[in-house]
Predicted 3D model of a 349-nucleotide part of an RNA (small-subunit ribosomal RNA, central domain) from an uncultured prokaryote. The full RNA is in RNAcentral, with records from ENA.

Context: one part of a larger RNA
RNA sequence: CUGGGCGUAAAGCGCGCGUAGGCGGCUUUGUAAGUCAAAUGUGAAAGCCCCGGGCUCAACCUGGGAAUUGCAUUCGAUACUGCAGAGCUAGAGUAUGGUAGAGGGAAGUGGAAUUCCGGGUGUAGCGGUGAAAUGCGUAGAUAUCCGGAGGAACACCAGUGGCGAAGGCGACUUCCUGGGCCAAUACUGACGCUGAGGUGCGAAAGCGUGGGGAGCAAACAGGAUUAGAUACCCUGGUAGUCCACGCCGUAAACGAUGAGAACUAGAUGUCGGGGGAAAUUGUCCUUCGGUGUCGCAGCUAACGCGUUAAGUUCUCCGCCUGGGGAGUACGCCGGCAACGGUAAAACUC
Numbered sequence: 001c002u003g004g005g006c007g008u009a010a011a012g013c014g015c016g017c018g019u020a021g022g023c024g025g026c027u028u029u030g031u032a033a034g035u036c037a038a039a040u041g042u043g044a045a046a047g048c049c050c051c052g053g054g055c056u057c058a059a060c061c062u063g064g065g066a067a068u069u070g071c072a073u074u075c076g077a078u079a080c081u082g083c084a085g086a087g088c089u090a091g092a093g094u095a096u097g098g099u100a101g102a103g104g105g106a107a108g109u110g111g112a113a114u115u116c117c118g119g120g121u122g123u124a125g126c127g128g129u130g131a132a133a134u135g136c137g138u139a140g141a142u143a144u145c146c147g148g149a150g151g152a153a154c155a156c157c158a159g160u161g162g163c164g165a166a167g168g169c170g171a172c173u174u175c176c177u178g179g180g181c182c183a184a185u186a187c188u189g190a191c192g193c194u195g196a197g198g199u200g201c202g203a204a205a206g207c208g209u210g211g212g213g214a215g216c217a218a219a220c221a222g223g224a225u226u227a228g229a230u231a232c233c234c235u236g237g238u239a240g241u242c243c244a245c246g247c248c249g250u251a252a253a254c255g256a257u258g259a260g261a262a263c264u265a266g267a268u269g270u271c272g273g274g275g276g277a278a279a280u281u282g283u284c285c286u287u288c289g290g291u292g293u294c295g296c297a298g299c300u301a302a303c304g305c306g307u308u309a310a311g312u313u314c315u316c317c318g319c320c321u322g323g324g325g326a327g328u329a330c331g332c333c334g335g336c337a338a339c340g341g342u343a344a345a346a347c348u349c
Base pairs, nucleotide, nucleotide: 003321004320005319006318007303008302012317014201015200016199017198021194022193023192025088026087027086028085029084030083031082033081034080035077036076038074039073040072041071042070049065050064051063052062053061054060091191092188093187094186095185096183097182098181099180103177104176105175106174107173108172109171110154115149116148117147118146119145120144121143125136126135162169163168206247207246208245209244210243211242215241216240220236221235222234223233258316259315260314261313262312263311266294267293268292269291270290271289272288273287274286275285276284277283298305299304322349323348324347331342332341333340334339
């Protein structure tokens, strides 16, 4: 390079936006670059291949042909692709009217609970465990009632329910704001898909500066357990967890399944919207969009997947190529650092 692959065997970038590039709907006209056909020129000789000839044969030598799949020019063909023009509406988008939602940002508010503080009642225990002890308590704890402070999280509703590209999002109210879905028309007229680089977002932990700190809790201390116990259990407890701003850029970032499009039996549940029937109060039929379960054909090594495909096809991107060494070393780039990205080889089985 040609292949064969990527749910679980090696392999889908964590997810968007988008540059170059690649690919691209229907009709028609032109052009003739790609494409196809013919002719001419050229494609040295030798060699290879075919048919002859010469050395007694052969090797060898020699004549002719073929081949030389290429290039150039000329005359043509026009289905497909390209290019140029004109048009269309089925892709895509815009407008109008509805509609569901923990989608995002900011401000404010609320109740339950834990802890702490003050006060009242009250007295000897509380707490904790497999059992205990450390710990707390006569300087009045635990329990209980009232008041206050403060931080964090929002029970029930809650649902293989909803929203978001992914990460993720859950009390209530207000303001700002993104996207989706449905219906009927009108409009634009291929404006599309993908996307190397690039750029933005990106859980938790971690880092910087300044706040905050109730509960929880790495580290740490003590008590137990044990042969030991740098653990599991218990009592404490600091970073952190929270907020603002700035970094980090990784995860079993998972559906371990890239994005878009078309086609290919059904059954059943549920969420959002529309139409219709029945005509009643919640059923039935149908349609569009989501989210589940089962399942035909087909696929699969099997497990399983099965209109939300892992089926049948097309376009574009990413990635894999035996195990270890190693996602490491070196170099480079990024980062305050921690570290991240890119990424080998010797050697070995």
The prediction has a mean pLDDT of 90.
It matches the Rfam family "Bacterial small subunit ribosomal RNA".